[in-house]
């Protein structure tokens, strides 16, 4: 220049069109002489921007970042 693949929570990752989920980390409570390590609870997320569709993480177009092939 073409082509491909990825993008959900602070971090790793689920979710085959209908109730966004778990684990770790981060607060804060129980236990303890202290802490630790166990339980309990909260906080926080779908890359941006139209289309579809009753209804989108999912399906479509572009665009944006990151990766991989070709040349």
């Nucleotide at each position: 220049a073409a082509g491909g693949a990825u993008a959900u929570a602070g971090c790793u990752u689920a979710a085959u069109g209908g109730g966004a989920a778990a684990g770790c980390u981060a607060u804060g409570g129980u236990c303890u002489c202290c802490a630790a390590a166990a339980c309990c609870a909260u906080u926080a997320a779908u890359g941006a921007a139209g289309g579809u569709u009753c209804a989108a993480u999912u399906c479509c177009u572009u665009c944006u970042a990151u990766c991989c092939u070709u040349u």

RNAcentral holds the sequence, with entries from ENA. The RNA shown here (transfer RNA) has 71 nucleotides and comes from Candidatus Vidania fulgoroideorum. Taxonomically the source falls in Candidatus Vidania (Bacteria, Pseudomonadati, Pseudomonadota, Betaproteobacteria). Rfam family: tRNA. Rfam classes the family as a transfer RNA.